[in-house]
């Protein structure tokens, strides 16, 4: 150094309920644990989700400059650590 078996130390919180902001998606705060070794942190590649506003004569539809890091990649910092 990889590699994540155990344990300690302490972290972090789905889904629900409240609460506030958003059209929305999804988010804040508070309660609350199904999980989390990066479930820290960046929306950079790609997935997804959503369509205010633009296109259209409308409506269907399509489009991110919206949103998601608990989808995956990548970048970067980081606690512990067995065989191997």
């Nucleotide at each position: 150094a990889c590699a994540g078996a155990a344990a300690a130390a302490g972290g972090c919180a789905a889904a629900c309920c409240a609460u506030c902001c958003g059209a929305a998606a999804g988010g804040u705060u508070g309660g609350g644990a199904c999980g989390c070794a990066a479930a820290g942190c960046c929306a950079u590649g790609g997935g997804u989700c959503u369509a205010a506003g633009g296109c259209u004569a409308a409506a269907a539809g399509c489009u991110a400059u919206g949103a998601u890091u608990g989808c995956c990649a990548g970048g970067u910092u980081g606690c512990c650590a067995a065989a191997g």
The RNA shown here (c-di-GMP-I-GGC riboswitch aptamer) has 84 nucleotides and comes from a Clostridia bacterium. Of the family's consensus pairs, 95% are formed in the model. The prediction has a mean pLDDT of 87.